[in-house]
Context: one part of a larger RNA
RNA sequence: CGUAGGAUAUCUGAGAGGAGCUGUCCUUAGUACGAGAGGACCGGGAUGGACGGGCCGCUGGUGCACCGGUUAGACUGCCAAGUCUACGGCCGGGUAGCCAAGCCUGGAAGGGAUAAACGCUGAAGGCAUCUAAGCGUGAAGCCCCCCUCAAGAUGAGAUAUCCCAUUCGAAAGAAGUAAGACCCCUUGAAGACGACGAGGUAGAUAGGGCAGAGGUGGAAGUGCGGUAACGUAUGGAGCUGACUGCUACUAAUCGGUCGAGGG
Numbered sequence: 001c002g003u004a005g006g007a008u009a010u011c012u013g014a015g016a017g018g019a020g021c022u023g024u025c026c027u028u029a030g031u032a033c034g035a036g037a038g039g040a041c042c043g044g045g046a047u048g049g050a051c052g053g054g055c056c057g058c059u060g061g062u063g064c065a066c067c068g069g070u071u072a073g074a075c076u077g078c079c080a081a082g083u084c085u086a087c088g089g090c091c092g093g094g095u096a097g098c099c100a101a102g103c104c105u106g107g108a109a110g111g112g113a114u115a116a117a118c119g120c121u122g123a124a125g126g127c128a129u130c131u132a133a134g135c136g137u138g139a140a141g142c143c144c145c146c147c148u149c150a151a152g153a154u155g156a157g158a159u160a161u162c163c164c165a166u167u168c169g170a171a172a173g174a175a176g177u178a179a180g181a182c183c184c185c186u187u188g189a190a191g192a193c194g195a196c197g198a199g200g201u202a203g204a205u206a207g208g209g210c211a212g213a214g215g216u217g218g219a220a221g222u223g224c225g226g227u228a229a230c231g232u233a234u235g236g237a238g239c240u241g242a243c244u245g246c247u248a249c250u251a252a253u254c255g256g257u258c259g260a261g262g263g
Stems, first nucleotide, its partner, number of pairs: 001152001005163007015149004021049007033038001051106005059100004066093005071086006110144003117137004164262001166175003180258004184200005205251003208247005214240003221234005
């Protein structure tokens, strides 16, 4: 821009893409078959591999704004307590998120038309013949079925709901609006940017605060014990990023723009 008014939702599915794998074991059954050795078809069930999709409750990895330990130096006048630099200085753990080595799940089943092949009926050609007319069975393959996208499918589809028929102008057209949308702002398990989602005071959108979960692992100060290093009590202490709930304390203020009048 188009889709013969303007919108908001929800669909249909022309078409496109994806998937499509396979082992072992049990049973049928030591049956059919076979002198024996051996040893099934068909059918039923179980459990794996690789591959694909999803997830983080479990097992773990990472986790540079979490916690602790520790070396050297500098600094806060000194002690104590801290901060900084040294690969996050080094080391031990670790929330959320992300992730696999962890967990869940998929291939199936079914329908249709067929290939090779196997048939029925059957002439030409009194017989025979699956074929010439006609009718079947039949594959991991084909078309459906399963998953995803999809009406620019210009062949521009459908359903529901909302807004209505203004003003100026001779007309062409223009203007202010409606429903609605955007700008702007707070932002997100969304994201390169656009986009998408949640919100904007009639508000829990983000930050903060409070409470909790989880993590770390016993703070500082003080008392007591010890010559001291240190230990111990106060006290599962103190600290704590992303997690959960609550709470308008802070910031989403105030505003602006676009948007129908219907062949």
Source information: The prediction has a mean pLDDT of 91. Large-subunit ribosomal RNA, domain VI from Blautia caecimuris, 263 nucleotides, folded computationally. RNAcentral holds the full RNA, with entries from ENA. It matches the Rfam family "Bacterial large subunit ribosomal RNA".